[in-house]
């Protein structure tokens, strides 16, 4: 420098055009215990990496940029 892929709560993940984005884990609060773990019940926690664009409508399609990762040079 050139191609191809990935980016969704604190991790990891499900959704490929329409409902309130979807679960574990983890954090917090109740019950259970003499305490703990464990189980249940509940709750918070996301501008879908960022900017335009198409659309009646975008996490989802398009282009640019930004991380990243792989491959060629």
């Nucleotide at each position: 420098g050139g191609g191809c892929g990935u980016g969704u709560g604190g991790u990891c993940u499900a959704g490929u055009g329409g409902c309130u984005a979807u679960g574990a884990c983890g954090u917090c609060g109740c019950a259970u215990u003499c305490a703990c773990a464990u189980u249940g019940c509940g709750a918070a926690g996301g501008u879908c990496g960022c900017c335009a664009g198409u659309u009646c409508g975008a996490a989802u399609c398009u282009g640019g940029c930004c991380a990243u990762g792989c491959c060629c040079a």
Molecule: transfer RNA
Organism: Candidatus Woesearchaeota archaeon